Notes:
RNAcentral holds the sequence, with entries from Rfam. This is a predicted structure of an 85-nucleotide RNA (c-di-GMP-I riboswitch aptamer) from Thermoanaerobacteraceae bacterium SP2. Its Rfam family is "c-di-GMP-I riboswitch aptamer". Rfam describes the family as follows. GEMM was predicted in a large-scale screen for bacterial structured RNA regulatory elements. Its family is annotated with cyclic-di-GMP binding in the Gene Ontology.

RNA sequence: UUUCGAUAAGAGCAAAACCGGCGAAAGCCGGGGACGCAAAGCCACGGGUCUAAAGCAUUGUUGCUAUGACGGCCGGGCUGCCGAA
Repeated sequence: UUUCGAUAAGAGCAAAACCGGCGAAAGCCGGGGACGCAAAGCCACGGGUCUAAAGCAUUGUUGCUAUGACGGCCGGGCUGCCGAA
């Protein structure tokens, strides 16, 4: 340096409940609290999943669709702490 990931050490992040706000919703932001995480740090490039305001179709119903969202769904790219085996 590259792999790798310990009952190591020092750190880090923060699920759900609940409260407030934004949003049509999915979801996001803040408070809060820890289910967990060796990248649960960053990026929508590929796959996948979620939502359906508007639009289209149907015509009592409803269905389709992303330009919306999910990085804590998977893969990929970039960067990072430590150093047992």